[in-house]
This is a predicted structure of a 358-nucleotide RNA (Bacterial RNase P class A) from Rothia sp. (in: high G+C Gram-positive bacteria). Its mean pLDDT, the model's own confidence on a scale to 100, is 77. It is recorded under the gene name rnpB. RNAcentral records the identical sequence in 3 taxa. Taxonomically the source falls in Rothia (Bacteria, Bacillati, Micrococcales, Micrococcaceae). It matches the Rfam family "Bacterial RNase P class A". Rfam links the family to the GO terms tRNA processing, ribonuclease P activity and dimeric ribonuclease P complex. The sequence is in RNAcentral, with records from ENA.
């Protein structure tokens, strides 16, 4: 210089005007002033796991639902981190719902003789020979298919065959040696090669009560209903904002009570919280110490408009500039950790691989 891998970070800046929500302050008091604060990286999807809340619970087994290589991290997880093992790239890396089909049952369309404990359609080969039909041997060879019972040579036989050997590939078991373990690495025995499918049942290990903030608590109008008191049909109770006085005028009136419905307060934001130092740890991510307070609405606030500026396209251009559009996805509601998806653009970082020069 070219082309690649991976990781983080930003999410337009000022500044006027208007205008929204929540704390303060000052005031008799307020819809007025004055201040000080006010959305994300995903606030989303609500997939998953955790605090918290009320309910349920000796204990255990069954259902029923998850997870599924190891070891770690963590308040948990299906998350994340190192290994491993497999697959893909020259490499950096990147991708795996990565236990178990010798426990048992399923089930493998078409096509083929056969789809798996058992198999003869051509073909080979025997039954004296040769045509034809038949009966028996053969999995070496056509043929079908996604997927046919190791491969390669040799022996070996009527013609095959792991039937035997020999080397190869795989399995299973034993030693050894390396790791904390999946697991690798050598060397050794068995012809053990008897199909795939568990994101089929199922069969091992491990975990899982239930429902949610509209969880939960407090207070509490109006109707009904209980209960005590005053009144008993008279201008009397009562009721005109306290007392006369006046007016209005009944069979009711006022007071408690318990339940908790409208509505209201709380639950709310200080938290597994950030930030900056040191340190353990290959890492996730832990440990100490100092500092910070950072949104809490409830028809639901965090917005509009205007001018400069930045940046990105394109179109003019006397190369200075101008002139037009564009600056995303979205959007708190008890909090948190993570997945997943959406996103105009722009910046740092680390490594890999070609090609030139030194």
């Nucleotide at each position: 210089c070219g082309g690649g891998a991976c990781g983080c970070c930003c999410a337009g800046g000022c500044a006027a005007u208007c205008g929204c929500g929540a704390g303060g302050c000052a005031g008799a008091a307020a819809c007025a002033g004055c201040u000080u604060c006010g959305a994300g990286g995903a606030a989303a999807g609500u997939c998953c796991g955790g605090g918290c809340u009320c309910c349920a619970c000796a204990g255990c087994a069954c259902a029923g639902g998850g997870u599924g290589g190891u070891c770690g991290a963590u308040a948990a997880c299906g998350u994340c981190g190192a290994c491993u093992c497999a697959g893909g790239g020259u490499a950096a890396c990147c991708u795996g719902c990565a236990g178990g089909c010798c426990a048992g049952u399923g089930c493998c369309a078409c096509a083929g003789a056969a789809a798996a404990u058992a198999a003869a359609c051509c073909g080979c080969c025997c039954c004296a020979c040769c045509a034809a039909g038949g009966g028996g041997g053969u999995a070496a060879g056509g043929g079908u298919g996604a997927a046919a019972a190791g491969g390669u040579g040799a022996g070996g036989u009527a013609a095959a065959a792991g039937c035997u050997c020999a080397c190869c590939a795989g399995u299973a078991c034993c030693g050894c040696a390396g790791g904390u373990g999946a697991c690798u690495g050598c060397g050794g025995u068995a012809g053990c090669u008897c199909g795939g499918u568990a994101a089929a049942c199922c069969c091992c290990a491990c975990c899982c009560g239930g429902a949610g903030c509209a969880a939960g608590g407090c207070c509490a109008a109006a109707c009904a209903g209980g209960g005590c008191g005053c009144g008993c049909c008279a201008g009397u109770a009562a009721c005109c904002a306290g007392u006369g006085c006046g007016g209005u005028g009944a069979a009711g009136c006022g007071c408690c009570c318990g339940g908790g419905u409208a509505g209201g307060c709380u639950g709310c934001u200080u938290g597994a919280a950030c930030c900056c130092g040191c340190u353990g740890g290959c890492a996730a991510c832990g440990a100490c110490g100092g500092g910070u307070c950072u949104a809490g609405a409830u028809g639901g606030a965090u917005g509009a408009u205007u001018g400069c500026c930045a940046c990105c396209u394109g179109c003019c251009u006397c190369a200075g500039g101008g002139c037009a559009g564009g600056u995303a996805c979205a959007g708190a509601a008890c909090c948190c950790g993570g997945c997943u998806u959406a996103u105009c653009g722009g910046g740092c970082g680390u490594c890999c691989c070609g090609u030139u020069c030194u």